[in-house]
RNA sequence: AAGCUCGAUCUAGCGCCUGGACUGCAGGGCUGCCCUUGCAGUUGACGCGGAGGAGGUUUAGCGAACGGUUCGGCGGGUGCCUCCCGGCAGAUUGACCCUCUGCCGCAAGAGUGUGUUUGAAAUCCGGCGGGUGACCACCGGGACAAAAACACCUCAAGGGGAUGA
Numbered sequence: 001a002a003g004c005u006c007g008a009u010c011u012a013g014c015g016c017c018u019g020g021a022c023u024g025c026a027g028g029g030c031u032g033c034c035c036u037u038g039c040a041g042u043u044g045a046c047g048c049g050g051a052g053g054a055g056g057u058u059u060a061g062c063g064a065a066c067g068g069u070u071c072g073g074c075g076g077g078u079g080c081c082u083c084c085c086g087g088c089a090g091a092u093u094g095a096c097c098c099u100c101u102g103c104c105g106c107a108a109g110a111g112u113g114u115g116u117u118u119g120a121a122a123u124c125c126g127g128c129g130g131g132u133g134a135c136c137a138c139c140g141g142g143a144c145a146a147a148a149a150c151a152c153c154u155c156a157a158g159g160g161g162a163u164g165a
Stems, first nucleotide, its partner, number of pairs: 014075004019071001020043010046063003052084006085105007096161003109155003113152005124141004129136002
């Protein structure tokens, strides 16, 4: 130093690789830097957003890049469904209780319809290091999203206790 064991931390476009694609070596075929077999490798998602609890479920939000692979497969997962807990708005009211409707988990009816605000990383360009190679890591430069927030607009349902106290 490697390996093994134990513990801790980090990670959700997160983790992994038996397909595919690509690289190296060897064998065979064959003369077309081509085909095929084996072994060993490489690749296999760029950020933004997202967690009340339990159970279930699987292609679980948004855009960027590329345009033959961010293909394909497996696992997981903050999504979704049901229930529970606690709340918001409305149905008459400044308040209370019940019920109903639609929602929320620091927020709370639907439509991104209009406007304003805000707004990333990779790709790209340059540099540098590792590797026989496919490729990989790091540094610097300059950008560009959707979503989101606020305001306005449009649309929606329409009960009781009690016209009481």